[in-house]
RNA sequence: UUAAUAACAAUAGCGCCUGGGCCAGGCUAGUAAGCCUGGUUGACGAGGAGGAGGUUUAUCGAGUUAUCGGCGGAUGCCUCCCGGUGUAAUCACCACCGAAAACAAUACUACAAAAUCACAGGCAACUGUGGUACAAAAGGUAUUAGGUGAUGUAU
Numbered sequence: 001u002u003a004a005u006a007a008c009a010a011u012a013g014c015g016c017c018u019g020g021g022c023c024a025g026g027c028u029a030g031u032a033a034g035c036c037u038g039g040u041u042g043a044c045g046a047g048g049a050g051g052a053g054g055u056u057u058a059u060c061g062a063g064u065u066a067u068c069g070g071c072g073g074a075u076g077c078c079u080c081c082c083g084g085u086g087u088a089a090u091c092a093c094c095a096c097c098g099a100a101a102a103c104a105a106u107a108c109u110a111c112a113a114a115a116u117c118a119c120a121g122g123c124a125a126c127u128g129u130g131g132u133a134c135a136a137a138a139g140g141u142a143u144u145a146g147g148u149g150a151u152g153u154a155u
Base pairs, nucleotide, nucleotide: 014072015071016070017069019068020041021040022039023038024037025036026035027034028033044061045060046059050081051080052079053078054077055076082098083097084096085095086094089151090150091149092148093147104144105143106142107141108140109139117130118129119128120127121126
């Protein structure tokens, strides 16, 4: 350095928490709260990565009594490089994109989890597993529309 096996961890709407909320016990106190200790909660999925640097409240909907608040990260965005498309060849610029490599407009169209329920664990807050219903955007299909210049070749 490579390969195999085993274990562990991660694969980012993700992780964490001294605030806040909630639960249990104790103390003070005296019916209203305060304090202490230990817990618990703190974003539900869909979608998203060519490379480097920079930057930070980075797309979409579902739900809602805190999905409150804070910190970190991040596939977002910007610049450059690489690559692709826009006329059969090459190059430059311009535009749009990222190996499913234009964007846009119109029409049609597909896809989720939490919630809820059941079971299991916990004194409890709550947690785990399983089944089921329901989105939007990117996406898919169709239509419309979609560069300029130079060089050389063919007609």
About this RNA
Predicted 3D model of a 155-nucleotide RNA (glmS glucosamine-6-phosphate activated ribozyme aptamer) from a Bacillota bacterium. It matches the Rfam family "glmS glucosamine-6-phosphate activated ribozyme aptamer". Rfam classes the family as a riboswitch.